[in-house]
Molecule: transfer RNA
Organism: Endozoicomonas sp. G2_1
RNA sequence: UAUUAAGUAGCUCAGGGGUAGAGCAGCGAAGAGAUUUCGUUAGACAUGGGUUCGAAUCCCAUCUCAAUAA
Numbered sequence: 001u002a003u004u005a006a007g008u009a010g011c012u013c014a015g016g017g018g019u020a021g022a023g024c025a026g027c028g029a030a031g032a033g034a035u036u037u038c039g040u041u042a043g044a045c046a047u048g049g050g051u052u053c054g055a056a057u058c059c060c061a062u063c064u065c066a067a068u069a070a
Base pairs, nucleotide, nucleotide: 001069002068003067004066006064007063010024011023012022013021018053026040027039028038029037030036046062047061048060049059050058
């Protein structure tokens, strides 16, 4: 430099046009205690544009990371 893939919650990941979810974690309670049990709040679509009645999703550019090639 080129190609490919990825970027969603504190972490790991789903969701691929129609109100964004799960697990772990967190908080509270119980319990002698635990990697136990019960209950529970909040929390996110990399950035900027475009298409659309409607965009996390489609298109373009940019940024970051990874792999491969040179």